c-di-GMP-I riboswitch aptamer from a Nitrospirota bacterium, 81 nucleotides, folded computationally.
The source organism's lineage runs through Bacteria, Pseudomonadati and Nitrospirota.
Rfam family: c-di-GMP-I riboswitch aptamer. Its family is annotated with cyclic-di-GMP binding in the Gene Ontology.
Model confidence (mean pLDDT): 81 of 100.
[in-house]
RNA sequence: UUCCCGAAAUGCCGAACCCUUUGCAAGGAGGGGGCGGAAAGCGGCGGAUCUUCCCAGGACGGAGAUGGCCGAGCUGCCGAA
Numbered sequence: 001u002u003c004c005c006g007a008a009a010u011g012c013c014g015a016a017c018c019c020u021u022u023g024c025a026a027g028g029a030g031g032g033g034g035c036g037g038a039a040a041g042c043g044g045c046g047g048a049u050c051u052u053c054c055c056a057g058g059a060c061g062g063a064g065a066u067g068g069c070c071g072a073g074c075u076g077c078c079g080a081a
Base pairs, nucleotide, nucleotide: 005079006078012037013036017032018031019030020029021028022027035068041074042073045071046070047069048066049065050064051063052062053061
C1' cells in the first nucleotide's frame, strides 16, 4: 500500500408517521421525525414486486416506479483484533 474484516473514533444517510407540493397511479420532491444502515452512496444490468395502458376477461406484451426487495457492477470514510 492492497485485500478480508468490523473494535473504536470523526462524522454520514434517514424507516414509519405528519405537513406542503407533484403524478392517472405505483410513487417522487421539500420540511419535521428517527426505525434502522458499514456502503441505506451511485446507476434500473439481471431478477422480483407494485402501478397504469392495450387485450372481451386473464395471460403475454408496452410504459413507469421501487437501489431501505434480492443478486451483480462502479466509487468512497476510519484502521483495533